[in-house]
The part of an RNA shown here (small-subunit ribosomal RNA, 5' domain) has 487 nucleotides and comes from an Alphaproteobacteria bacterium.
The source organism's lineage runs through Bacteria, Pseudomonadati, Pseudomonadota and Alphaproteobacteria.

Context: one part of a larger RNA
RNA sequence: GAACGAACGCUGGCGGCAGGCCUAACACAUGCAAGUCGAACGAAGCGCCGGCGCUUGCGCCGGAUGACUUAGUGGCAGACGGGAGAGUAACGCGUGGGAAUUUGCCCGGUAGUACGGAAUAACCGCGGGAAACUGCGGCUAAUACCGUAUACGCCCUCAGGGGGAAAGAUUUAUCGCUAUCGGAUAAGCCCGCGUCGGAUUAGCUAGUUGGCGGGGUAAUGGCCCACCAAGGCGACGAUCCGUAGCUGGUCUGAGAGGAUGAUCAGCCUCACUGGGACUGAGACACGGCCCAGACUCCUACGGGAGGCAGCAGUGAGGAAUAUUGGACAAUGGGCGAAAGCCUGAUCCAGCCAUGCCGCGUGAGUGAUGAAGGCCCUAGGGUUGUAAAGCUCUUUCAGCGGGGAAGAUGAUGACGGUACCCGCAGAAGAAGCCCCGGCCAACUCCGUGCCAGCAGCCGCGGUAAUACGGAGGGGGCUAGCGUUGUUC
Numbered sequence: 001g002a003a004c005g006a007a008c009g010c011u012g013g014c015g016g017c018a019g020g021c022c023u024a025a026c027a028c029a030u031g032c033a034a035g036u037c038g039a040a041c042g043a044a045g046c047g048c049c050g051g052c053g054c055u056u057g058c059g060c061c062g063g064a065u066g067a068c069u070u071a072g073u074g075g076c077a078g079a080c081g082g083g084a085g086a087g088u089a090a091c092g093c094g095u096g097g098g099a100a101u102u103u104g105c106c107c108g109g110u111a112g113u114a115c116g117g118a119a120u121a122a123c124c125g126c127g128g129g130a131a132a133c134u135g136c137g138g139c140u141a142a143u144a145c146c147g148u149a150u151a152c153g154c155c156c157u158c159a160g161g162g163g164g165a166a167a168g169a170u171u172u173a174u175c176g177c178u179a180u181c182g183g184a185u186a187a188g189c190c191c192g193c194g195u196c197g198g199a200u201u202a203g204c205u206a207g208u209u210g211g212c213g214g215g216g217u218a219a220u221g222g223c224c225c226a227c228c229a230a231g232g233c234g235a236c237g238a239u240c241c242g243u244a245g246c247u248g249g250u251c252u253g254a255g256a257g258g259a260u261g262a263u264c265a266g267c268c269u270c271a272c273u274g275g276g277a278c279u280g281a282g283a284c285a286c287g288g289c290c291c292a293g294a295c296u297c298c299u300a301c302g303g304g305a306g307g308c309a310g311c312a313g314u315g316a317g318g319a320a321u322a323u324u325g326g327a328c329a330a331u332g333g334g335c336g337a338a339a340g341c342c343u344g345a346u347c348c349a350g351c352c353a354u355g356c357c358g359c360g361u362g363a364g365u366g367a368u369g370a371a372g373g374c375c376c377u378a379g380g381g382u383u384g385u386a387a388a389g390c391u392c393u394u395u396c397a398g399c400g401g402g403g404a405a406g407a408u409g410a411u412g413a414c415g416g417u418a419c420c421c422g423c424a425g426a427a428g429a430a431g432c433c434c435c436g437g438c439c440a441a442c443u444c445c446g447u448g449c450c451a452g453c454a455g456c457c458g459c460g461g462u463a464a465u466a467c468g469g470a471g472g473g474g475g476c477u478a479g480c481g482u483u484g485u486u487c
Base pairs, nucleotide, nucleotide: 001487002486003485004484006483007482008481009480010479013359014358015357016356017355018354019352020351021317026315027314028313030312031311032310035076036075037074040073041072043070044069045068046066047065048063049062050061051060052059053058054057083270084269085268092195093194094193095192096191097190098189101187102186106183107182108181109180110179111178112177113176114148115147116146117145123138124137125136126135127134128133154163155162156161168175169174170173196242197241198240203233204232205231208230209229210228211227213225214224215223245267246266247265248264249260250259251258252257272293273292274291275290276289295306296305297304298303323349325348326347327346331345332343333342334341335340362392363391364390365389372383373382374381375380396428398423399422400421401420402419406414431476432475433474434473435472436457437456438455442471443470444469445468446467452459453458
């Protein structure tokens, strides 16, 4: 000098754009953050129509129907999106390759969608429990479940053969379903190279290293197992210890380099702590399940419930970091044929000079160089065209009127916002640090090694340009200084 997710002190007019718990991966009250489909299914309610009974506006029975409402079965989505950086020195990340794989929804091709069956929730009845919830009996549907048939292609094969599918819905035009081939996308796996400090860590290793055979997986492989061999790694730093998410980037620097990894983007890891699997195309799953633990809450003491490192918000910690806001209008996502519903993703608004950028706090004229202040050699000098006065202007803020684009036929949270027009009046808007040298800017008074200053050198013990005040001056300016950290 530059930089910052900064903090602190003094000060503070407006706007645009960005940023905002770096600390306790500490604990969390409350609300919201993942649903959707009636064009898969049975049912109930409500509405409608008809009949009957009559108590004339109610009850019973039957019927067709509805963009209607829903608890349940079923499907898809809850593996995305959002958060955090605890762990990890590792094929984790970066980069370049590879072969032994899977891939819902999407795209293209081929073939099929046949015949049957048994249940079960809802519901009804009877129970248990304080609750959470749950037992028994009975009825019922499906795109839920099961069997059979067929299947060139698909899988296995000892090459004879064997094995394996499906689901319908309706507005009659489609949407679906099954098998298989290919694509796209996504993901898993392997390898070369690179990736912090410590040798006051020098030896480490028994599934350890390799082989044969098997198991397991979507798939290779000691991934796992039996047997066999005795290997494998290491001063080119193994092992151990400490620290740390990695990268694109960011800051600085002429560069080489050094430091760093907030915001944005890619990858990884985690979801109260530890472990486990289930479902599924995909998880060993933040707002799923089971077990154990710590903690909190409810309880009728028998037993239960919970997980903000989602968005707000609270307490605590801290030098320190925001609203329990609006809207799905746009973009995107889930479901749905669609209408649409959901979406604290997102888009906006609120708070904060936290940063960057822009603008303003007036302009011209004005010498009796006014008054006052300060200095003085007492003549004067300086503050200083500064003020007053006179003549103007109206950015911003204020008030009144109009009023968007963003949306494509409809649909705008932002928002009566941006922007435009008009009105009034210099009116509402300047501070902070410094003045011994480095370093730009000097005098007076007070103080008297005191009080104090200080980044370094150093000032202060009676004329202090260095302390405190004043006048004057220098610098930056809605900021200015200080502290911290990096180059």
The coordinates come from a structure-prediction model, not an experiment, and the mean pLDDT is 86.